This is a predicted structure of a 73-nucleotide RNA (transfer RNA) from an Erysipelotrichaceae bacterium.
The sequence was found in a public genome assembly.
Rfam family: tRNA. It is annotated as a transfer RNA.

RNA sequence: GCCGAAUUAGCUCAGUCGGUAGAGCAUCUCAUUCGUAAUGAGCAGGUCGCUGGUUCGAUUCCGGUAUUCGGCA
Numbered sequence: 001g002c003c004g005a006a007u008u009a010g011c012u013c014a015g016u017c018g019g020u021a022g023a024g025c026a027u028c029u030c031a032u033u034c035g036u037a038a039u040g041a042g043c044a045g046g047u048c049g050c051u052g053g054u055u056c057g058a059u060u061c062c063g064g065u066a067u068u069c070g071g072c073a
């Protein structure tokens, strides 16, 4: 320099033939216990890396860009 992949909740990851987003763990609350742990129930938490475009509507399609990883030279 060229090619490809990844980027979504605090962490690890789903969700891709476009219709306003979920799980597990963690945090918090409650129940249970003499108490703790474990267990059960529940709440909260994300402008889907950033920026433009297409569309009635974009995590999803297209362009640009940032970071990380891999391959070729």
Stems, first nucleotide, its partner, number of pairs: 001072007010025004019056001028042004049065005